Model confidence (mean pLDDT): 83 of 100. The RNA shown here (small-subunit ribosomal RNA) has 1459 nucleotides and comes from an uncultured Chloroflexota bacterium. The sequence is in RNAcentral, with records from ENA, Greengenes and SILVA.
RNA sequence: AGAGUUUGAUCCUGGCUCAGGAUGAACGCUGGCGGCGUGCCUAACACAUGCAAGUCGAACGUGAGCCUGAUUUCGGUUAGGUGAAAGUGGCGAACGGGUGAGUAACACGUUGGUGACCUGCCCCGAGGUGGGGGAUAACUCCUCGAAAGAGGAGCUAAUACCCCGGAUGUCUGGAUUGUUAGAGGGUUCAGACUAAAGUUUUCGGACGCAUCGGGAGGGGCCUGCGGGCUAUCAGCUAGUUGGUGAGGUAAUGGCUCACCAAGGCGCAGACGGCUAGGGGGCGUGAGAGCGUGACCCCCCACAAGGGAACUGAGAGACGGUCCCUACUCCUACGGGAGGCAGCAGUGAGGAAUAUUGAGCAAUGGGCGCAAGCCUGACUCAGCAACGCCGCGUGGACGAUGACGGCCUUCGGGUUGUAAAGUCCUUUUCUGAGGGACGAUGAUGACGGUACCUCAGGAACAAGUCCCGGCUAACUACGUGCCAGCAGCCGCGGUAAAACGUAGGGGGCGAGCGUUAUCCGGAUUUACUGGGCGUAAAGCGCAUGUAGGCGGUGGGAUAAGUCAGACGUGAAAGCUCCCGGCUUAACUGGGAGAGGUCGUCUGAAACUAUCCGACUGGAGGUUGGAAGAGGAGAGUGGAAUUCCCGGUGUAGUGGUGGAAUGCGUAGAUAUCGGGAGGAACACCAGUGGCGAAAGCGGCUCUCUGGACCAAUUCUGACGCUGAGAUGCGAAAGCGUGGGGAGCAAACGGGAUUAGAUACCCCGGUAGUCCACGCUGUAAACGAUGGAGACUAGGUGUCGGCGGUCAUUUACCCCGUCGGUGCCGCAGCUAACGCGUUAAGUCUCCCGCCUGGGGACUACGGCCGCAAGGUUAAAACUCAAAGGAAUUGACGGGGGCCCGCACAAGCAGCGGAGCGUGUGGUUUAAUUCGAUGAUACGCGAAGAACCUUACCUGGGUUUGACAUUAAGGUAGUAGGGAAGCGAAAGCCGACCGACCCUUCGGGGAGCCUUAACAGGUGCUGCAUGGCUGUCGUCAGCUCGUGUCGUGAGAUGUUGGGUUAAGUCCCGCAACGAGCGCAACCCUCGUGGCUAGUUACAAGUGUCUAGCCAGACUGCCGGUUUCAAACCGGAGGAAGGUGGGGAUGACGUCAAGUCAGCAUGGUCUUUAUGUCCAGGGCUACACACACGCUACAAUGGCCGGUACAAUGGGUUGCCACCUCGCGAGGGGCAGCUAAUCCUCAAAGCCGGUCUCAGUUCAGAUUGCAGUCUGCAACUCGACUGCAUGAAGGUGGAGUUGCUAGUAACCGCGCGUCAGCCAUAGUGCGGUGAAUGCGUUCCCGGGCCUUGUACACACCGCCCGUCACAUCAUGGGAGUCGGCAACACCUGAAGUCGGUGCCCAAACCGCAAGGAAGGAACUGCCUAAGGUGGGGUCGGUGACUGGGAUGAAGUCGUAACAAGGUA
Repeated sequence: AGAGUUUGAUCCUGGCUCAGGAUGAACGCUGGCGGCGUGCCUAACACAUGCAAGUCGAACGUGAGCCUGAUUUCGGUUAGGUGAAAGUGGCGAACGGGUGAGUAACACGUUGGUGACCUGCCCCGAGGUGGGGGAUAACUCCUCGAAAGAGGAGCUAAUACCCCGGAUGUCUGGAUUGUUAGAGGGUUCAGACUAAAGUUUUCGGACGCAUCGGGAGGGGCCUGCGGGCUAUCAGCUAGUUGGUGAGGUAAUGGCUCACCAAGGCGCAGACGGCUAGGGGGCGUGAGAGCGUGACCCCCCACAAGGGAACUGAGAGACGGUCCCUACUCCUACGGGAGGCAGCAGUGAGGAAUAUUGAGCAAUGGGCGCAAGCCUGACUCAGCAACGCCGCGUGGACGAUGACGGCCUUCGGGUUGUAAAGUCCUUUUCUGAGGGACGAUGAUGACGGUACCUCAGGAACAAGUCCCGGCUAACUACGUGCCAGCAGCCGCGGUAAAACGUAGGGGGCGAGCGUUAUCCGGAUUUACUGGGCGUAAAGCGCAUGUAGGCGGUGGGAUAAGUCAGACGUGAAAGCUCCCGGCUUAACUGGGAGAGGUCGUCUGAAACUAUCCGACUGGAGGUUGGAAGAGGAGAGUGGAAUUCCCGGUGUAGUGGUGGAAUGCGUAGAUAUCGGGAGGAACACCAGUGGCGAAAGCGGCUCUCUGGACCAAUUCUGACGCUGAGAUGCGAAAGCGUGGGGAGCAAACGGGAUUAGAUACCCCGGUAGUCCACGCUGUAAACGAUGGAGACUAGGUGUCGGCGGUCAUUUACCCCGUCGGUGCCGCAGCUAACGCGUUAAGUCUCCCGCCUGGGGACUACGGCCGCAAGGUUAAAACUCAAAGGAAUUGACGGGGGCCCGCACAAGCAGCGGAGCGUGUGGUUUAAUUCGAUGAUACGCGAAGAACCUUACCUGGGUUUGACAUUAAGGUAGUAGGGAAGCGAAAGCCGACCGACCCUUCGGGGAGCCUUAACAGGUGCUGCAUGGCUGUCGUCAGCUCGUGUCGUGAGAUGUUGGGUUAAGUCCCGCAACGAGCGCAACCCUCGUGGCUAGUUACAAGUGUCUAGCCAGACUGCCGGUUUCAAACCGGAGGAAGGUGGGGAUGACGUCAAGUCAGCAUGGUCUUUAUGUCCAGGGCUACACACACGCUACAAUGGCCGGUACAAUGGGUUGCCACCUCGCGAGGGGCAGCUAAUCCUCAAAGCCGGUCUCAGUUCAGAUUGCAGUCUGCAACUCGACUGCAUGAAGGUGGAGUUGCUAGUAACCGCGCGUCAGCCAUAGUGCGGUGAAUGCGUUCCCGGGCCUUGUACACACCGCCCGUCACAUCAUGGGAGUCGGCAACACCUGAAGUCGGUGCCCAAACCGCAAGGAAGGAACUGCCUAAGGUGGGGUCGGUGACUGGGAUGAAGUCGUAACAAGGUA
């Protein structure tokens, strides 16, 4: 510090995700030791048991028990000592410890104030401590009660209580003084009021008590500032705000009360709702920030839920009291007891959090003179890898690179110096011995611990996650969109480095992973540090309030600002330095840092405030001039429609074509007249005006704004603008008019599969006017307003000036204001913007933060309604998006080509037959090929074989190969007879070979084991080969240049060509694969050779070499380039004809059945052998052909002319037999030698338009040939038979010249042949081409695109099904905070004074004071009621989201077929 993910690729925007750090954690696997820390985050849920606050006899009265002495009737009595326990009294219990429920508050933090206050114990100072009195608990007795406890009578003490005297004192009132913002300060006068307690002693005192003053520490109250969310909470408030008086408090104060006034708070967010203890700090971060508030420290709040007071220095009191409520427990049912959010512990809850431990030794606290007692504060120990830190699980040597595992190309590689083995060490561990610091006299729970020494023995000690990319680390097997993985992208459908296992490897290591949460990365809320033309984002426009910001010169002040000093910012923490534990974690000391804080002093540039000026901003004045600016009133002509009348007759209208409609009751057309409404042609213009919406005939009235010139006036008066207010197209709404044309809805006609549309005929709201409402638009320049600055060029509109001219008008020059285009710099992701900025800056406002859900729901406000405005969440996706690029595509455009169309010729499609395919059938009809690019294709030959299929019969190391081991001697091989359909079985008999060192070995045969075999599967694992686009002219590269980049340029453009062929131009210059040429062949000539051919000899011929053609020459056209047109010459002319040759690539095209080959399956079978059958089936359908339908013909006779080829298991002359197929027999030929020869044509004859003397299917009979064999299932021959068919619908194929068409001949395969096929050869030999509009295919350029699997693309909505979250909903259930009324505990305060034993007064009666009782106000809580608000649930219902293959259509993306 970044990375992955949107695309075919690119740049940008933008979200999601990852790598880091952290935790009071939990879970999974694993686990050796030690140190230091930490440990209920959930139920402030309920709690058994024990402990957590007591102490003082030196305040006091008792005093069990025990000890000692005396005495005794031996029962006891008495004196002294000690002293449990309880009580009176004092101090403490308000600290310490726990928890975070409540609290958004002066609760906390920080700064000040208290002149408005309190303070026990402690410290300092001053001066005191005199006199008196009456009770009471304990105790004793009695009574009640189950208990808890209570009552009565009697006795008693005090540092308990009461009274008197009394003052340095305090308080009240007056005067005076002085400081302050402000006296309750000081001084003084008068009056009033009030203290005390003793105990102990070593007799010195010590500890106490009381009063006053001061201090320290602690607290109360007030205050500026700071720190949550929400405006879908906008108004709140009656003790409310203030005053006067009173009460109350330690003290201010509506804190409380009475009266008076009507205030107080709030958009700088009151009031309400939700959430939350606050801080020091902690985590993260470069920082700014963001998140957090466990442990430790400070503050606050709370103590089962509420309320209240008492005591006290201090409490509205965790382990006190009273009351109400809920809960639990005891009970004799009458009544009582209780409060772990103290330490342990239990239950419950939960993913989850420890021992009912030891000790007061240390530190600290309470009491005490002290000894001491108490202390779950605390110090320790126990449990837990929960965290941090440290250590270990051994070290060195050790190759035959052992065994085993895994992989393998079978050679090896790897695990791996790893192990074994040898030598060594002992941290840890175990045993033994010694043994602390912590304690400054004694005292040690920890603890026989830490630590030290000795001995023993490598001994007791390694896991976990990952290995597709991000991200370090790869192979095998299994699995087969299954099982599963996954943080994101994504893996898995038979070769998975992504699942599972194994081997290997990588990371970390007593831990490693996962989950959760926080910060970071995220500049993804942007203060530091973002944006808004098109990605999300400028309010539709204006006026203007608050607010923010604000021109030039001077002066003053010092609020902001800056500097210095001082105070404070607790400790801990953090940073630095130094130190202590062996080190570290941990810890001690010192320093520093940390605030929007306070005070003082200073500075005066800037901002601010005040004073006083200025004119440049802004405004005003005068004079001009443009304009569809606005409102109202009037008025004009053209056109449409309607009405009346005339002329006139059969149609008109409408469309792609029609029809509905109108018309003989007279339309349309045409002429005249009239009515009515709406809109204003030409002018008219990227012209004008207006803030925008918007504004268009002409005239008048009223009226707003801008502009130019003059530079006379005011003197910053300005800019922006949250709320607010006004204006605001169309449609729509209300009331009333109006209504010609147009025209939603609606009706009809067409179109269509349908047509609720597009087209046509009609037609109502509406469109128009007046008044009112609505308040939205792609209200767009998708660009807020104002100001300043920053090259130009060129139009146009409105002014002004100059120049020219005698004047005017042009031209030209300049300037101000508007409105366009182009363009530099600059900006921008790019497109583009560019003085009218999207450039460079300043000010103000509005708005954005992934897509969907959602321009939605709920709530509020507005509206008559329609609806508008403001505006979420659950859930869901990993994208959504912008600009540009390359392709592909378009029912986009331009240019061009091709037998593509057109023009022609011959066909196919109809018939019969042949062949192939589909389908069907079958035991099997083997398999493959399937639009073009399958279908006379693989197959250049299915009767057996082939053959892969079926049925049946055999066989299992096999029909075939290799290796190893063993065996075999009449062995291998041949093989009669027998069985059998054959294969095969059995088997008499015959009978070998090579080498040899003579032992044997090889070959053969048999057995066994490895293995063979497979036309089984996968052409979507492959090689090779092939088809197709397409013989189309294209496809690329290097360097350079342009672009952020994908890419572009080159290759585009102008010409030209068959051609990216060539020329010219050009930021390109070159090059490669293609084109062309080079190769073969035909055509001409020459040369050479000549077996064969021919009578010769060279002409023909054969086969080899060479020449020839290059737009070379001439003319024309042209950019005078390429090239084209015409011509000459020539056998041939512009590529002379034909062939071979097929660029980068496309179709997961075809082929595992030609071959090869990975994987997989099979192995007495899916191998192999054999016989028979099948591939030849047959209602049909298609494809390719053959033969025909006839006279350009058929038949008969005669007659002429080829070429390519093949041939010894062959071609076969000639002769002969047969009507013939063919037979017999025999020459020649291993081939220019022999086989070897055409048909159409030509000549003559016949037939005469007919199902024929056409056509030949079918069938019968008789034959020939091949072959082991022609039944299924061959070809051919003869005789006989003589079907359909009379030129073929829609549609469709080939061909541009020696071509089509017609004619025959050969060859391959092959025993034969279903060949009419395929492939060659020659013979005869045309027609047509205006042309490129259209169909098909292709090339180039351009355009649009939401396509990129690329239009056979993409994609929308309803419906149906499933799941999920959510809105509404008759209701229903619950929470919360208030309100009204009723009842009202305890308790303070007040009232009353019937009742009541002390202290004081009084001789007494009685009084003062007090208590109890009753009662009033307040009030916790309860009840009733109507509302508010939030949540759960709810028949039904609304939309939404999601879900490989559902239904219907085709809306959008191309002109998406109606932009």